Predicted 3D model of a 477-nucleotide part of an RNA (small-subunit ribosomal RNA, 5' domain) from Pinus tabuliformis.
Context: one part of a larger RNA
RNA sequence: GGAUGAAUGCUGGCAGCAUGCUUAACACAUGCAAGUCGGAUGGGAAGUGGUGUUUGCAGUGGUGUACAAGUGAGUAAUGCGUAAGAACCUGCCCUUGGGAGGGGAAAAAUAGCUGGAAAUGGCUGCUAAUACCCCAUAGGCUAAGGAGCAAAAGGAGGAAUCCACCCAAGGAGGGGCUCAUGUCUGAUUAGUUAGUUGGUGAGGCAAUGGCUUACCAAGGCGACGAUCAGUAGCUGGUCCAAGAGGAUGAUCAACCACAUUGGGACUGAGACACAACCCAGACUCCUACGGGAGGCAGUAGUGGGGAAUUUUCCACAAUGGGUGAAAGCCUGACGGAGCAAUGUCUCAUGAAGGUAGAAGGCCCAUGGGUCAUGAACUUCUUUUUUCAAAGAAGAAAAAAUGACGGUAUCUGAGGAAUAAGCAUUGGCUAACUCUAUGCCAGUAGCCGCGGUAAUAUAGAGGAUGCAAGUGUUAUCC
Numbered sequence: 001g002g003a004u005g006a007a008u009g010c011u012g013g014c015a016g017c018a019u020g021c022u023u024a025a026c027a028c029a030u031g032c033a034a035g036u037c038g039g040a041u042g043g044g045a046a047g048u049g050g051u052g053u054u055u056g057c058a059g060u061g062g063u064g065u066a067c068a069a070g071u072g073a074g075u076a077a078u079g080c081g082u083a084a085g086a087a088c089c090u091g092c093c094c095u096u097g098g099g100a101g102g103g104g105a106a107a108a109a110u111a112g113c114u115g116g117a118a119a120u121g122g123c124u125g126c127u128a129a130u131a132c133c134c135c136a137u138a139g140g141c142u143a144a145g146g147a148g149c150a151a152a153a154g155g156a157g158g159a160a161u162c163c164a165c166c167c168a169a170g171g172a173g174g175g176g177c178u179c180a181u182g183u184c185u186g187a188u189u190a191g192u193u194a195g196u197u198g199g200u201g202a203g204g205c206a207a208u209g210g211c212u213u214a215c216c217a218a219g220g221c222g223a224c225g226a227u228c229a230g231u232a233g234c235u236g237g238u239c240c241a242a243g244a245g246g247a248u249g250a251u252c253a254a255c256c257a258c259a260u261u262g263g264g265a266c267u268g269a270g271a272c273a274c275a276a277c278c279c280a281g282a283c284u285c286c287u288a289c290g291g292g293a294g295g296c297a298g299u300a301g302u303g304g305g306g307a308a309u310u311u312u313c314c315a316c317a318a319u320g321g322g323u324g325a326a327a328g329c330c331u332g333a334c335g336g337a338g339c340a341a342u343g344u345c346u347c348a349u350g351a352a353g354g355u356a357g358a359a360g361g362c363c364c365a366u367g368g369g370u371c372a373u374g375a376a377c378u379u380c381u382u383u384u385u386u387c388a389a390a391g392a393a394g395a396a397a398a399a400a401u402g403a404c405g406g407u408a409u410c411u412g413a414g415g416a417a418u419a420a421g422c423a424u425u426g427g428c429u430a431a432c433u434c435u436a437u438g439c440c441a442g443u444a445g446c447c448g449c450g451g452u453a454a455u456a457u458a459g460a461g462g463a464u465g466c467a468a469g470u471g472u473u474a475u476c477c
Base pairs, nucleotide, nucleotide: 001477002476003475004474006473007472008471009470010469013347016344017343018342019340020339021305026303027302028301030300031299032298035063036062037061040060041059043057046054070258071257072256079183080182081181082180084178085177088175089174090173093171094170095169096168097167098166099165101135102134103133104132111124112123113122114121115120140149141148142147154163155162156161184230185229186228191221192220193219196218197217198216199215200214201213202212203211233255235253236252237248238247239246240245260281261280262279263278264277283294284293285292286291311337313336314335319333320331321330322329323328350380351379352378353377360371361370362369363368385414386413387412388411390409394404421466422465423464424463425462426447427446428445432461433460434459435458436457442449443448
């Protein structure tokens, strides 16, 4: 000198765009953050109306809840970055070729009885389906042969037709796996490793593989730093620097990991699953003491910690996501508003004239000098401000549809009106005098200053620097 997710003292007019718990991955009151489909389905209820319509619900069923959103605890390599690879999976989507024949049994809801304070159940009986099962069929699969295994569902409409369904092949996009190389510090950590390294058989997986297991061999890694310990999410990037390089990893984007702590599987195309399940631990709450309920590192918000970080707001209008044939519904993603000089950038706080060089302050050699054209005063202007009237774009394909918002913007009226501070002033370093104090009070980034003439303390006047900011503190180059 530059920089910051900064904090803090004094001060503070406007607008745009950004940013806003860096600490306790501490504990959380309350609301909301994942639903949707009646054109899959049996039923029940209500309203309008006057006989087939509408709304809408607990259950069965489908799909989604593995996305989006949050955080960085763990992780020094099962991660990330770059570059390769072979032994794999893939819902929705696209392309292509086929198929959708025949039968069956149940179980929710509901009804009856009944347990429990509640959470939530139990028994008996009935029932539909795009739920479930069997048979048939196959250019598929089991290396070949033989022998076997594996599909399906209907709905809407008066109809034409439309929408769904099953199998196979290919694709796109996504994911799993392997390998090379790079990736912080410590040797006051030198040896380490028994499923350990390799082989054979078997098992397991979507797939390779000690992934698992039985047997066999004795290997594997290591001063090119193994192992151990400490610290840490990694990257694109960001800051500094002429560069080399040093520091860093907030916001935004990609990847990874986690979801009160530890473990486990189920379902599914996909999870070992933030607002799913089971078990255990700690904690909190309810209880009729028998037993139950919960998980904000989603968004607001509370307590606590801290130098320190916002509203329990509006809306699905736009973009995107889920679902649905669609209308639509849901969406604290997102779009917006609010708060904060936290940053950056823009504009303003007036302009021109005005010497009797006014009053007043300060200094003085008492002549005067300076604050100072500064003020007053005269003539203008209205960015901004106040008031009033009009009023968007963002909306697409005919119409309709705007949270922001009566906002931006435009027009008119009024009046210089509403708007300047902070630090410094011995040298470094731009800017000097007086008074008070007298090694005291104090100052200070370094050198240092102050003991009776202090340009260094304090006040006053002047001056200098930056300016809605300016100083200080912290950290990095």